[in-house]
RNA sequence: CGGGCAACCGCUGGAUGGAGCCCGUUUGCGGGUUUCUCGAGAGGAAAGUCCGGUCUUCGAAGGGCAGCAUGCCGGCUAACGGCCGGGGAUUUGCGCUCAAAGCGCACGUUACGGAUCAGUGCCACAGAAAAUAUACCGCUUGCCCUGGAAACAGGGUGAGUAAGGGUGAAAAGGUGCGGUAAAAGCGCACCGCGGCCCGAGCAAUCGGGUUGGCAGGGAAAACCCCAUGUGAAGCAAGACCAAAUAGGGGAGGAGGAGCGGCCCGCUCCGUUACAACUUCCGGGUAGGUCGCUUGAGCUACUCAGUAAUGAGUAGCCUAGACGAAUGGUUGCCGCCGGUACGGGAGAUUAUCUUCCGUUGCCGGUACAGAAACCGGCUUACAG
RNA sequence: GCCGGAGUAGCUCAGCUGGUAGAGCAGCUGAUUUGUAAUCAGCUGGUCGGGGGUUCGAUUCCCUUCUCCGGCU
Numbered sequence: 001c002g003g004g005c006a007a008c009c010g011c012u013g014g015a016u017g018g019a020g021c022c023c024g025u026u027u028g029c030g031g032g033u034u035u036c037u038c039g040a041g042a043g044g045a046a047a048g049u050c051c052g053g054u055c056u057u058c059g060a061a062g063g064g065c066a067g068c069a070u071g072c073c074g075g076c077u078a079a080c081g082g083c084c085g086g087g088g089a090u091u092u093g094c095g096c097u098c099a100a101a102g103c104g105c106a107c108g109u110u111a112c113g114g115a116u117c118a119g120u121g122c123c124a125c126a127g128a129a130a131a132u133a134u135a136c137c138g139c140u141u142g143c144c145c146u147g148g149a150a151a152c153a154g155g156g157u158g159a160g161u162a163a164g165g166g167u168g169a170a171a172a173g174g175u176g177c178g179g180u181a182a183a184a185g186c187g188c189a190c191c192g193c194g195g196c197c198c199g200a201g202c203a204a205u206c207g208g209g210u211u212g213g214c215a216g217g218g219a220a221a222a223c224c225c226c227a228u229g230u231g232a233a234g235c236a237a238g239a240c241c242a243a244a245u246a247g248g249g250g251a252g253g254a255g256g257a258g259c260g261g262c263c264c265g266c267u268c269c270g271u272u273a274c275a276a277c278u279u280c281c282g283g284g285u286a287g288g289u290c291g292c293u294u295g296a297g298c299u300a301c302u303c304a305g306u307a308a309u310g311a312g313u314a315g316c317c318u319a320g321a322c323g324a325a326u327g328g329u330u331g332c333c334g335c336c337g338g339u340a341c342g343g344g345a346g347a348u349u350a351u352c353u354u355c356c357g358u359u360g361c362c363g364g365u366a367c368a369g370a371a372a373c374c375g376g377c378u379u380a381c382a383g
Numbered sequence: 384g385c386c387g388g389a390g391u392a393g394c395u396c397a398g399c400u401g402g403u404a405g406a407g408c409a410g411c412u413g414a415u416u417u418g419u420a421a422u423c424a425g426c427u428g429g430u431c432g433g434g435g436g437u438u439c440g441a442u443u444c445c446c447u448u449c450u451c452c453g454g455c456u
C1' cells in the first nucleotide's frame, strides 16, 4: 500500500427531476406510496473499548475530603497515560585495562519523582552475619598446660583482624603500592561516590576545579509522602410531537343503576368537596421526528520549524441505516506459488542446483466489516 | 452500542499486604468382607487462560490479549 477495469442482476439513502395512484386542502399546494432517470454508498484497522475530547442530562458543577490516574526536561495539541526533540539509566556486542572495578563507542530497551534530608513494614532457603552489621573456618598474638636442648608443635582461654575461604540475587567502595604482629581508606596513586564553587544550557543535565576517606545495599509495578489532574453518568445520553386503554385535575350535571313484559313497590349509589354522563386540560406508554453527520474535515501547493506540528491560498462535499443496505455472477489485467517449455551459468557427464523469459495449465488473493462524532494507543492481517 | 464481573487438579472452590499451591468429591493401590457398598490407610493428578514487564524470586504487583457470564431501552 492493501488489487484495477468493464458488463449484467440486486440492496440502502438522496434529487427544485419525470410519470401513475391514494389522502388532506385555504384549490395555491402539501403529505404518503410505486416506478423510471441521474448521482452516491465501509476500514487501515470500521475491532478491543485501553486513554483523551466534542456533545447531552443530572443541581448554576464553585470549594474541600476520600478515591482514581499520571510522574526526567522542553515543546506540540482542543485534550491526553499520545506524539516530537533532548538528557539520564541499562541489556547485548566491540574496544581500553595484567586483571577487577570502571570508562568509551554501536544497535536496542526504558512506568525514569522520593528509600540519607517524613514514617512503617519486607528481603524466603542457604549462610557466622541480610542492614543499630557480624568472628564459622582461617590469619596474628598475650597468658596457662603438655612435649622438646632449642627453634617450634599441639590443646585451653582472652584479645586484635573483614585481607583469604565458603553461602547467597545481594556481604558495607574497586585495583595496586606502602604500612602492620596480622590486618584495615590506616596512608598514598588511579577509578568510582558525596558536599561546595565556577562555567555551559530555558531546563533535565553536563564539564572543570576543590574538598571529604566513603557519610551506610535492594525494593515505592509494598504501604506511603510530594506535585499535578480529575463532579457523575453516558447517544439505550437526551429533546420534541403524540393514538387506544386505565389513572389525575377543572367545568357542567340531579338523579342514576338493579329486580321487571309494564306499573306500583323494594334494594344500592349519589344528592356542599364524591356517581353515571358530557366536555376541556395535564402527565405519560406504543409509535413517530430530531439528536445524525460540514467536521479539531479532505486534497494540492507555498511558508515557518531539526521534528511533532502550525499558518496561508485554491479546490472539494465523501454512507447515515435501525429485524440494520454497501452484495452476487462473468470476462480481461495485476501480484504470489506450483507445473510445462525455451535460454544462460555452475557441478559434472545425464542428471541436479540456480537465474531469466512466456503461448500456456492449475491453485491462491488476507484480517475483517460503519451504528453520535473526532484525536491517539493496542491487537488481527494473504501478498 | 454502553457499562460491570470471573478464569487455579477431571468437577466445585480456597489460597491475594510476593518465598516452589491446598480442601472436598472423583480416580488408583492396599486393608476390612464369602463378595459388593460404606469405612480406614496411602498415592496419583496443576503450562494457576495466553504473552510481556517489575523483582533475587510472580497464582499474587503492572501492562496487553483471549474466553465466558451478567446488567442497561
Base pairs, nucleotide, nucleotide: 001383003333004332005331006330007329008328009327011041012040014038015037017036018035019034020033021032022031023030024029043367047378048377050376051375052374053373054372055234056233057232058231067230068229069228070227071226072086073085074084075083076082087112088110089109090108092106093105094104095103096102113225114224119223120222122218123217136165137164138161139160140159141158142157143156144155145154146153147152173191174190175189176188177187178186192214193212194211195210196209197208198207199206200205238290239289240288241287248281249280250279251278252277255269256268257267258266259265297316298315299314300313301312302311303310304309334365335364336363337362338361339360340358341357342356343355344354345353346352347351384455385454386453387452388451389450390449393408394407395406396405402439410426411425412424413423414422432448433447434446435445436444